[in-house]
Background: The part of an RNA shown here (small-subunit ribosomal RNA, central domain) has 349 nucleotides and comes from a Spartobacteria bacterium. The coordinates come from a structure-prediction model, not an experiment, and the mean pLDDT is 88. Rfam family: Bacterial small subunit ribosomal RNA.
Context: one part of a larger RNA
RNA sequence: CUGGGCGUAAAGGAUGCGUAGGCUGUAAUAUAAGUCAGGAGUGAAAUCCAACGGCUCAACCGUUGAACUGCUCUUGAAACUGUUUUACUAGAAUAUGGGAGAGGUAGAUGGAAUUGGUGGUGUAGGGGUAAAAUCCGUAGAUAUCACCAGGAAUACCGAUUGCGAAGGCGAUCUACUGGAACAUUAUUGACGCUGAGGCAUGAAAGCGUGGGGAGCAAACAGGAUUAGAUACCCUGGUAGUCCACGCCCUAAACGAUGCACACUAGUUGUUGCGAUGCUAGUCAUUGCAGUAAUGCACUUAACAGAUUAAGUGUGCCGCCUGGGGAGUACGGUCGCAAGAUUAAAACUC
Numbered sequence: 001c002u003g004g005g006c007g008u009a010a011a012g013g014a015u016g017c018g019u020a021g022g023c024u025g026u027a028a029u030a031u032a033a034g035u036c037a038g039g040a041g042u043g044a045a046a047u048c049c050a051a052c053g054g055c056u057c058a059a060c061c062g063u064u065g066a067a068c069u070g071c072u073c074u075u076g077a078a079a080c081u082g083u084u085u086u087a088c089u090a091g092a093a094u095a096u097g098g099g100a101g102a103g104g105u106a107g108a109u110g111g112a113a114u115u116g117g118u119g120g121u122g123u124a125g126g127g128g129u130a131a132a133a134u135c136c137g138u139a140g141a142u143a144u145c146a147c148c149a150g151g152a153a154u155a156c157c158g159a160u161u162g163c164g165a166a167g168g169c170g171a172u173c174u175a176c177u178g179g180a181a182c183a184u185u186a187u188u189g190a191c192g193c194u195g196a197g198g199c200a201u202g203a204a205a206g207c208g209u210g211g212g213g214a215g216c217a218a219a220c221a222g223g224a225u226u227a228g229a230u231a232c233c234c235u236g237g238u239a240g241u242c243c244a245c246g247c248c249c250u251a252a253a254c255g256a257u258g259c260a261c262a263c264u265a266g267u268u269g270u271u272g273c274g275a276u277g278c279u280a281g282u283c284a285u286u287g288c289a290g291u292a293a294u295g296c297a298c299u300u301a302a303c304a305g306a307u308u309a310a311g312u313g314u315g316c317c318g319c320c321u322g323g324g325g326a327g328u329a330c331g332g333u334c335g336c337a338a339g340a341u342u343a344a345a346a347c348u349c
Base pairs, nucleotide, nucleotide: 004320005319006318007303008302012317014201015200016199017198021194022193023192025088026087027086028085030083031082033081034080035077036076037075038074039073040072041071042070049065050064051063052062053061054060091191092188093187094186095184096183097182103177104176105175106174107173108172109171110154115149116148117147118146119145120144121143125136126135162169163168206247207246208245209244210243211242215241216240220236221235222234223233258316259315260314261313262312263311266294267293268292269291270290271289272288273287274286275285276284277283278281298305299304322349323348324347331342332341333340334339
């Protein structure tokens, strides 16, 4: 390499859009590039193989044959692939309609709570812990009442719920805006699937500039604990957490499960839309789309999976190939940096 694999053993790209490429519905038509059949030419010699022969055998050598799986030309075939033309509607898309949703962006508004400030009441403690102490308090704390300020997060509803490609999204209202499902089968007529590169998005932390800063809190300081305690516990506390703009581009970015299509027992719940039925309901039956539980066939090393497959198949992409060295070195690319990405070898077991 071939092969075999990728939920947990090594292995699915963080996610989408999409270029090249690969693959690709139904029915006719033409063509003959691929394909198949026949014929012709060529395919040097040697080598290889077979038979026979020559050196006493063998190696070696000779003769003959086969073969040289290839290429070119030519005559045909037309199922399949390709190409041409025509048609179709089951894939795909569009249109129309009424609904669902924490989908996104911007703006406005609200209440609870924490903290701080001012004033009132009030007096000796408060706080914290396993126990303490650091700490706060007679310069009046804690508690309690009123008002004010500011920032962040949005109790209940809330769920095995919903939405989004993923990351993710949860107070209320308004504006703008993306997508999906269902129904009608009206329109287009294969317009499709996948997708190397590419482009875009991408939690948290981190970085740059300017704001903001209530609470929390790396670092740091102190108090404890301890043999020690650079920790766990306590009192403080700065970056940060928040906003705008610009970077970073990584996660157990997980369903540890790539995307699309087709097929393969059921049962039970739930979300959205629709249909039918009647006794007209907080109803029953049912279709499609989602989301869960359980469970056959089948798969699996087992665990488990099981119409949302890890079953049976097809197409395309990514990835794996003993452990360590190492996701490291060097080089390249990207980045302000931190670093990211691509990615070895010696050596060793």